[in-house]
Context: one part of a larger RNA
RNA sequence: AGCGCAGGGCGAAUGCCUUGGCAUUGGGAGCCGAUGAAGGACGUGAUUAACUGCGAUAAGCUGCGGGGAGUGGUAAGUACACUUUGAUCCGCAGAUUUCCGAAUGGAGCAAUCCGGCUGAGUAAACCUCAGUCAUCAUAUACUGAAUAAAAUAGGUAUAUGAGGGAAACCGCCUGAACUGAAACAUCUAAGUAGGGCGAGGAAGAGAAAUCAACCGAGAUUUCCUAAGUAGUGGCGAGCGAACGGGAAAGAGGCCAAACCGAGAGAAGCAAUUCUUUCGGGGUUACGGACUGCAUUUAGCAUUGACCGAACUUAACUGAACUGUAUGGGAAGGCAGACCGAAGAGCGUGAGAGUCGCGUAAGUGAAAAGAGAAGUCAGCGAGCAGGAUCCAGAGUACCGCCGGACACGUGAAACCCGGUGGGAAGUCGGGGGGACCACCCUCCAAGCCUAAAUACUACCCAAUGACCGAUAGUGAAUAAGUACUGUGAAGGAAAGGUGAAAAGAACCCCGGGAGGGGAGUGAAAGAGAACCUGAAACCCUGUGCUU
Numbered sequence: 001a002g003c004g005c006a007g008g009g010c011g012a013a014u015g016c017c018u019u020g021g022c023a024u025u026g027g028g029a030g031c032c033g034a035u036g037a038a039g040g041a042c043g044u045g046a047u048u049a050a051c052u053g054c055g056a057u058a059a060g061c062u063g064c065g066g067g068g069a070g071u072g073g074u075a076a077g078u079a080c081a082c083u084u085u086g087a088u089c090c091g092c093a094g095a096u097u098u099c100c101g102a103a104u105g106g107a108g109c110a111a112u113c114c115g116g117c118u119g120a121g122u123a124a125a126c127c128u129c130a131g132u133c134a135u136c137a138u139a140u141a142c143u144g145a146a147u148a149a150a151a152u153a154g155g156u157a158u159a160u161g162a163g164g165g166a167a168a169c170c171g172c173c174u175g176a177a178c179u180g181a182a183a184c185a186u187c188u189a190a191g192u193a194g195g196g197c198g199a200g201g202a203a204g205a206g207a208a209a210u211c212a213a214c215c216g217a218g219a220u221u222u223c224c225u226a227a228g229u230a231g232u233g234g235c236g237a238g239c240g241a242a243c244g245g246g247a248a249a250g251a252g253g254c255c256a257a258a259c260c261g262a263g264a265g266a267a268g269c270a271a272u273u274c275u276u277u278c279g280g281g282g283u284u285a286c287g288g289a290c291u292g293c294a295u296u297u298a299g300c301a302u303u304g305a306c307c308g309a310a311c312u313u314a315a316c317u318g319a320a321c322u323g324u325a326u327g328g329g330a331a332g333g334c335a336g337a338c339c340g341a342a343g344a345g346c347g348u349g350a351g352a353g354u355c356g357c358g359u360a361a362g363u364g365a366a367a368a369g370a371g372a373a374g375u376c377a378g379c380g381a382g383c384a385g386g387a388u389c390c391a392g393a394g395u396a397c398c399g400c401c402g403g404a405c406a407c408g409u410g411a412a413a414c415c416c417g418g419u420g421g422g423a424a425g426u427c428g429g430g431g432g433g434a435c436c437a438c439c440c441u442c443c444a445a446g447c448c449u450a451a452a453u454a455c456u457a458c459c460c461a462a463u464g465a466c467c468g469a470u471a472g473u474g475a476a477u478a479a480g481u482a483c484u485g486u487g488a489a490g491g492a493a494a495g496g497u498g499a500a501a502a503g504a505a506c507c508c509c510g511g512g513a514g515g516g517g518a519g520u521g522a523a524a525g526a527g528a529a530c531c532u533g534a535a536a537c538c539c540u541g542u543g544c545u546u
């Protein structure tokens, strides 16, 4: 030195565990903000570095409920306090709430600096304190230039509103490329990603100028189907409907105009006419006005008021077991019982229906939220006539150019935009995939509308052939921390003594670290570098070989 055997060290795998995650389901809630948000800075404790809470009233103040013995957060110790005259704790409501931040008196290198006005403190000044002072929009009032008057621009005041933030869902505007086509240009990716604006708890859409096919249906939305069909397409890659059928949900309303009336203004000597505002009327294709005749009923999504049921935000009651041996410890064994509308689950010194928390089933609110049903307002009807009047105009439509429709200009309708032209008037107009006729069907150029649908930052309950510390969130622990970077940004590692600290008094060696006794404990080969403790690597002893 090698090989073998035995015993150790180092090391952290593995096993077991779970405080933390992941995913989903069902409910709730779906906004916060100039009454100053979201997010922060700095403070705040007897002692306090961090987290949590709170704000100069600063781990807190007040009221009202709950609760019933301990309490002063994580988090020990010491000190000092509070508490059956009800503390701590839980819920509801309120007070306080520094500075920055939309940040809004002005400025600024955020958490800082400097002001004006009014009031208070002072005899007064300085100073301090309290309040107030941004901009924009709309409305009203008062003022008011260039310009003599008037008008306008502008200014001031008052009132109301806005501004910023937030996970996804939603609407509108804008809008790529990689890629695929086995290259690439039309095409695709895709109206996707990205950017901007805006809203709501949903948004958008929505009561036929719709479909259909000679039969008929009857707003919108969503799902299944029709169907990868008909089509479209360098007819390549690809893209890709509708009619019809079945479900979820279900709801329809209001203006403009004709006509009537009132006010104001303009023209005119006047009669009167015109313009404009407001009120009534009226709202659909089986119309309305108008003229007659009759009369107050069916009903009501939306609006207002009253009333106020569930429900939510603390809680409460809650059945039934003992003995015995083993063991450190019984919930496991053995023996005999009991409850069950409760044998879900977790904990307790090892597998607990009957020990604890709970579970089933019931009960409960001073206060706040939420608001079902109901009531009252409010809205709202019918018949006949057919002379006259009304029924959304730079609109429909056409040419040209684009976009969007499953549809790439095509035979290309329908829909939208730009541009140039530009109707009809119910004997009217649109559509039925060029266009024409017949036929059928509907009534544009005004507005509103719940539900079925989408999503989840947040709250509650529950579940898992989801993970179990190199996994699962990046983060089970002072984690978006430490650390890196000028910055945008990047971004860790790190869990386990024991049932209970009972965390090793005392003695010995040593400067200490560490160790040996003693003691605790079931165990210290559980000693804090702490459960188990593999391998690599290192060492000691011994046998054999060289």
Base pairs, nucleotide, nucleotide: 001545002544003543004542005541006540007539008538009537015531016496017495020467021466022464023463024462025461026460027459028458029456030455031165032164039100040099041098042055043054044053046078047077050074051073061094062093063092064091065090066089070082071081072080105114106113107112115133116132117131118130119129120128121127135162136161137160138159139158140157141156142155143154169200170198171197172196173195174194180187184234210217211216221248222247223246224245225244231239232238252448253447254446255392259280260279261278262277263276264275265274266273267272285426287390288389289388290385291384292383293382299379300378303377304376305375306374311369312368313367315363316362317361321336322335323334324333337354338353339343345357346356347355397421398420399419400418401417402416403415407433428443429442430441431440432439483490484489503530506517507516508515509514
Predicted 3D model of a 546-nucleotide part of an RNA (large-subunit ribosomal RNA, domain I) from Ruminococcus flavefaciens.
Taxonomically the source falls in Ruminococcus (Bacteria, Bacillati, Bacillota, Eubacteriales).
RNAcentral holds the full RNA, with entries from ENA and SILVA.
Model confidence (mean pLDDT): 85 of 100.